[in-house]
RNA sequence: GCGGCCGCUACGCCGAGUCCGGCGGUGACCGGCAGGUCGCCCCGGAGCCGGGGACCCAACUUCCCCGGGGUGAAUCCGCAUCCGCGGUAGGGCGCUUCUUCCCGCCCGAACCCGUCAGCUAACCCGGUAGGCGUCGAGGAAGAACAG
Numbered sequence: 001g002c003g004g005c006c007g008c009u010a011c012g013c014c015g016a017g018u019c020c021g022g023c024g025g026u027g028a029c030c031g032g033c034a035g036g037u038c039g040c041c042c043c044g045g046a047g048c049c050g051g052g053g054a055c056c057c058a059a060c061u062u063c064c065c066c067g068g069g070g071u072g073a074a075u076c077c078g079c080a081u082c083c084g085c086g087g088u089a090g091g092g093c094g095c096u097u098c099u100u101c102c103c104g105c106c107c108g109a110a111c112c113c114g115u116c117a118g119c120u121a122a123c124c125c126g127g128u129a130g131g132c133g134u135c136g137a138g139g140a141a142g143a144a145c146a147g
Stems, first nucleotide, its partner, number of pairs: 010134005018046005024041007047128006057118001067116001068113004076087004090107005096144007
């Protein structure tokens, strides 16, 4: 000097997945002691998110196929049958924030309930994860905030 690996910090993205507290547990570090700091687990709360659940409304008839339902943007169509390809409803990103338009780049999955659930006030229940990015950072108009 170059390369690789690990850890920490800052900024940022998808997503509800953030914040406060504990005369709780535990580990590490600092300290002479007292004690302090941080991480994880558990518990409580705020905020946010999701489900169940009346009147009313909707639906409730027959046949075929066939259980039905939920979270999510992730649905549908064609080709193919080598499970992939093309498109699409819809969704995300472009660095102060919001809205609209244009432009560019992407996603268009996966999982769960278990024969059961339309809407739904009161009420009841649950979640608060996980995965990523590093020269990448477009334009116009309006508004907000800040200086």